The RNA shown here (small-subunit ribosomal RNA) has 1455 nucleotides and comes from an uncultured bacterium.
RNA sequence: AUUAGAGUUUGAUCCUGGCUCAGGAUGAACGCUGGCGGUAUGCUUAACACAUGCAAGUCGAACGGAGUACUUCGGUACUUAGUGGCGGACGGGUGAGUAACGCGUGAGAAUCUGGCUUAAGGUCGGGGACAACCACUGGAAACGGUGGCUAAUACCGGAUAAACCGAGAGGGGAAAGAUUGUAUUGCCUAAAGAAGAGCUCGCGUCUGAUUAGCUAGUUGGUGUGGUAAGAGCGCACCAAGGCGACGAUCAGUAGCUGGUCUGAGAGGAUGAUCAGCCACACUGGGACUGAGACACGGCCCAGACUCCUACGGGAGGCAGCAGUGGGGAAUUUUCCGCAAUGGGCGAAAGCCUGACGGAGCAAUACCGCGUGAGGGAGGAAGGCUCUUGGGUUGUAAACCUCUUUUCUCAGGGAAGAAGAAUGACGGUACCUGAGGAAUAAGCAUCGGCUAACUCCGUGCCAGCAGCCGCGGUAAUACGGAGGAUGCAAGCGUUAUCCGGAAUGAUUGGGCGUAAAGAGUCCGUAGGUGGUUGUUCAAGUCUGCUGUCAAAGGUCAGAGCUCAACUCUGGAAAGGCGGUGGAAACUGAGGAGCUAGAGGCUGGUAGGGGUAGAGGGAAUUCCCAGUGUAGCGGUGAAAUGCGUAGAGAUUGGGAAGAACACCGGUGGCGAAAGCGCUCUACUGGACCAGGACUGACACUGAGGGACGAAAGCUAGGGGAGCGAAUGGGAUUAGAUACCCCAGUAGUCCUAGCCGUAAACGAUGGAUACUAGGUGUUGCUGGUAUCGACCCCAGCAGUAUCGUAGCCAACGCGUUAAGUAUCCCGCCUGGGGAGUACGCUCGCAAGAGUGAAACUCAAAGGAAUUGACGGGGGCCCGCACAAGCGGUGGAGUAUGUGGUUUAAUUCGAUGCAACGCGAAGAACCUUACCAGGGCUUGACAUGUCCGGAAUCCCCUUGAAAGGGGGGAGUGCCUAAGGGAGCCGGAACACAGGUGGUGCAUGGCUGUCGUCAGCUCGUGUCGUGAGAUGUUGGGUUAAGUCCCGCAACGAGCGCAACCCUCGUUUUUAGUUGCCAGCAUUAGGGUGGGCACUCUAGAAAGACUGCCGGUGACAAACCGGAGGAAGGUGGGGAUGACGUCAAGUCAGCAUGCCCCUUACGCCCUGGGCGACACACGUACUACAAUGCUACGGACAGAGGGCAGCCAGCCAGCGAUGGUGAGCAAAUCCCGUAAACCGUGGCUCAGUUCAGAUUGCAGGCUGCAACUCGCCUGCAUGAAGGCGGAAUCGCUAGUAAUCCCAGAUCAGCACGCUGGGGUGAAUACGUUCCCGGGCCUUGUACACACCGCCCGUCACACCAUGGAAGCUGGUAGUGCCCGAAGUCGUUACCCUAACCGAAAGGAGGGGGACGCCGAAGGCAGGACUGGUGACUGGGGUGAAGUCGUAACAAGGUAACCAAU
Repeated sequence: AUUAGAGUUUGAUCCUGGCUCAGGAUGAACGCUGGCGGUAUGCUUAACACAUGCAAGUCGAACGGAGUACUUCGGUACUUAGUGGCGGACGGGUGAGUAACGCGUGAGAAUCUGGCUUAAGGUCGGGGACAACCACUGGAAACGGUGGCUAAUACCGGAUAAACCGAGAGGGGAAAGAUUGUAUUGCCUAAAGAAGAGCUCGCGUCUGAUUAGCUAGUUGGUGUGGUAAGAGCGCACCAAGGCGACGAUCAGUAGCUGGUCUGAGAGGAUGAUCAGCCACACUGGGACUGAGACACGGCCCAGACUCCUACGGGAGGCAGCAGUGGGGAAUUUUCCGCAAUGGGCGAAAGCCUGACGGAGCAAUACCGCGUGAGGGAGGAAGGCUCUUGGGUUGUAAACCUCUUUUCUCAGGGAAGAAGAAUGACGGUACCUGAGGAAUAAGCAUCGGCUAACUCCGUGCCAGCAGCCGCGGUAAUACGGAGGAUGCAAGCGUUAUCCGGAAUGAUUGGGCGUAAAGAGUCCGUAGGUGGUUGUUCAAGUCUGCUGUCAAAGGUCAGAGCUCAACUCUGGAAAGGCGGUGGAAACUGAGGAGCUAGAGGCUGGUAGGGGUAGAGGGAAUUCCCAGUGUAGCGGUGAAAUGCGUAGAGAUUGGGAAGAACACCGGUGGCGAAAGCGCUCUACUGGACCAGGACUGACACUGAGGGACGAAAGCUAGGGGAGCGAAUGGGAUUAGAUACCCCAGUAGUCCUAGCCGUAAACGAUGGAUACUAGGUGUUGCUGGUAUCGACCCCAGCAGUAUCGUAGCCAACGCGUUAAGUAUCCCGCCUGGGGAGUACGCUCGCAAGAGUGAAACUCAAAGGAAUUGACGGGGGCCCGCACAAGCGGUGGAGUAUGUGGUUUAAUUCGAUGCAACGCGAAGAACCUUACCAGGGCUUGACAUGUCCGGAAUCCCCUUGAAAGGGGGGAGUGCCUAAGGGAGCCGGAACACAGGUGGUGCAUGGCUGUCGUCAGCUCGUGUCGUGAGAUGUUGGGUUAAGUCCCGCAACGAGCGCAACCCUCGUUUUUAGUUGCCAGCAUUAGGGUGGGCACUCUAGAAAGACUGCCGGUGACAAACCGGAGGAAGGUGGGGAUGACGUCAAGUCAGCAUGCCCCUUACGCCCUGGGCGACACACGUACUACAAUGCUACGGACAGAGGGCAGCCAGCCAGCGAUGGUGAGCAAAUCCCGUAAACCGUGGCUCAGUUCAGAUUGCAGGCUGCAACUCGCCUGCAUGAAGGCGGAAUCGCUAGUAAUCCCAGAUCAGCACGCUGGGGUGAAUACGUUCCCGGGCCUUGUACACACCGCCCGUCACACCAUGGAAGCUGGUAGUGCCCGAAGUCGUUACCCUAACCGAAAGGAGGGGGACGCCGAAGGCAGGACUGGUGACUGGGGUGAAGUCGUAACAAGGUAACCAAU
């Protein structure tokens, strides 16, 4: 000094795994905003093009001139074009190129060095020129040409000395003066130092193998040349080497480093500013000069571009500082100064210096300061919200007191300058005084991650979004507002890097099922390696030492008021080098050992391999016999075979393939694989012995061999089976599943292919770590006559299991445990094992193997459900067994459809359809047409007026309109008040308008099914499990037993109502046994009985027997009115269906407001080709009809039920008693019984329809009521496919009553009467419960999901071609220029008497040589008619492949 996580796959869980976020950083940019200061930083893009100015000059103390000024004319001073010297190789810029000795680091030897420093010596004597200048002259210009004069520290000989060369003799070879006036400073030679430069080597330094071979001066030698210096650096000759899997070559990218950012670190990314090195200077080439350059502001040539031009020719190079254009998201002033630091020149003064010092611009970054401080509650106003009480903004403001950093004004005023002078910054920093809260706050966010919440608007629109995701009418997620949170002169966004990411894992990951073990073995390189001494010291450890520039970082201190910033000092780790030491471990050398490994001897087992020979069963075919009509095949059939004799059966023969039983979680093999018997050859394993070798071992990149099936080539063979194919079925279709045939193939030989779900989805080797049980092989032991049995060991093989491991499942001495070594492989899903390239292959194809694009998942294991054309158990009128229906007819009623001005609305599988509706002529009524009203038909509040109310006339279809008349109320405290009516205006009323997917409430359904849960405990990382499962039993999760569970709750049951028995209490309106009486329980009497309605008893598997587990319980029995829940009802768990209802009611939100409200008349809800549901009545004789006769219960009744009497055939009417009802009435119950008729017919069945005549209700029966009488007399003769109800007082059948209601009932709800049949049983259909199983489902099978086709968009492959770029090769041409050659031309110094020579220059020639041209290839882009697949896209088409046994189990490979 030191390590943080979160969101997102699921109904939920754990894991794997990707994506995303929170942090830090920046030469940044963009949006909104902006007070001050300090310190830094500022073209990351076009190494694109540049106007203008400046950036390198200086020296007159090297030289000759010229000019200006002054002059005492003697000259002096100043300036500088030229000659000459030094400097323009530094400083400044940029990062194009470069993957390299370029850089970093550490070494080294064969070198050079101007100026500087030190010390030594010398500086003698001569000569010839050329600029400037003058004259002439060319050119537009730039710039020259010819002739003449001239100086030097310019140039050249000579002398002398050391160095230097040479074995030696000998050779060779230097200089310059100037100024002052006696000292400086130059010059020459040699030596040394400092510093600089050149060269060599070790190590380090990006990506790609879909780049594997590269190399001809290439590698080395000899000689020679060359350089400051080593060297193939160049040349000649000789040799054939050199580099490369430890990655050469090639391609792509890139200046390198100190450092910077991040990170706990290891690392990763980066290389702005500052510093070191390198490279470059418009592009390419070249040399000259010089100490130093192959030279940014020098030269020559070529090219591109720009400019000038008189068209002949010239000029230029901001990647210096400013600045301009352009590019771009984007980067500043054409500023001041040489005052400081530094540099060049000079003796110096000094000159020059866009280096530098400063200022300006920019919130670009870092640091600091401020925008006020204290008090102040009527918690003001306003805003927002609101349940209208309040809450919040908020001590915030106002107001009071105070301060003056900042600001404004005024005054003073630096340091920066080591002796003097000199300050751009700058009247700056700083100090003092005055004034006045005065001049100064924004940005983003507020669904979760992530701190911060409400209202309004919008309505899958507009939009948001980093991920998950928000938005479809109540959005904390969009937009606005109020409020809040965070940071703050900034705040957000975008881009990029590191982090989180252990998500490439050295630290620090994995590979049975998630991605991942090569199909198997052999083996090369490599890596790793048993045991004991010894030596060395490479690795290793350690001491000392050199170095790793400064800056930076870190620690300590110091200076600016602090900080940023700056300064001073210290220190560590690590790298490389030198040197000394240690020797445990690794390594190396040498010597040993035997436990690894191998060899030897003797045994053992075996479907190990190859080849040959043999065998029987079966199948098919052929021949022959017997024999006759079918055979075969299937779910059922058909195709097929068969009277030309099949099939069946007997005998004989032929062929090919495969080897029953034994046979086994048994054997062998490396794997693939291997199965009749025998023989030959042959590989491996195991056991026992052990006196041999002595680490010989393990693994294994490349490489090699083997390698199922299918497939390919050639030749054989071909019985059965059998892709393709044909036919028959099935089906909507059926290119399938099933059937009949059948070719390749399957078999053999020779060769190829090289893949499989080649699986234990588990690489090999070694060691260690509990056991139990089985089995194979061998050995030893014990007992025995004898080992098949018992014990032990080794080697294999299987199963259970401990510790441990694992996400779980599971593994567990045959590890998936604990360790070591080696190899292979993985890094989200899809695209894709695809494309391109390469290799192999006859082909099919195999191996290797991407990217664009797209998604936020894909996935593993386990859990709970749901589901299955999975399994087991069980139940239910579920089936079966029965009885009666529906479906056919007519009618009623509801619905759909259609129609209509309207046929109001809702309900739609079961669970809508005689349902809401327990009753539509008006009303109802919600619909339609028409006529009307607008504070309204209804409520509350305000004001005014009037009692209210009743009657009449008129108009109108009515509502409504108009008019007239009657009528003056109640309470009072005497003020007024209550109620009613009318009018006015406004708040509002009103809505059967929408949303049942915003809701409450209620209801249906699964289902009266037996289930649904909780607490504690336990198990599991967890979701969860256990309990609730199991064995019995029950109608029941009912009960018992067992059990890591023990208890509990909602359900079940019971408690409630009713019916059935009895007792008791009480007897009116009920009852009547006995008594009296009567026509009559009518009356007296009575309360025994019936009955009524209160209370109570009774039934609990209580008792007996059997079964069962000594249980629960079941079976049978007794008793009992009733027996195992006695019958019936009410009662409906957690939940499901966004089930139904906004039109019962209530209600949020939205909508309408002279109408979507309200009133009225008429119409409609009643329509009618048709379809469906539910009913009624029938089709008849178990019936119909006529007459006579019998027996209920439960209800209802005053705008009512209505006795009796009268009238009528009847409906009904008239009259009228009783009864608000155990009293009176409705009220005759019907089926039934008895007698008569009908006699099997469309009838004496059936009654539709229609006509006529009536009745009732009601303002009103036309649309559109019910009833009666007479007449009429339709379909219908028991109902196809299909389908419904019912298990006992039930079905069936028969009537009765009630609600609704003026009237209207075949419907509904109740009541009683008569009163059956059948149930073997649970295989099947339907529904349900429990357990289990599979699952890719969880919106839960009405699930999920695949592929073609069609459409749109996107990226990409191929493609005739077209068009660029890059690097290289060969040839041609060949500038400048070095080098070389030269017989041509010119030539001051030196030699020579001269001629001439030496030397020099030019020209020419030669080699090399840039750009350019040509050629054929390589690599890499763009584009391309057409074409291939891929991806994405709410509602397209066709099918149904997969997930359940997915309806033919699925999958892998081949065809």

Rfam family: Bacterial small subunit ribosomal RNA. Its family is annotated with structural constituent of ribosome and ribosome in the Gene Ontology. The coordinates come from a structure-prediction model, not an experiment, and the mean pLDDT is 85.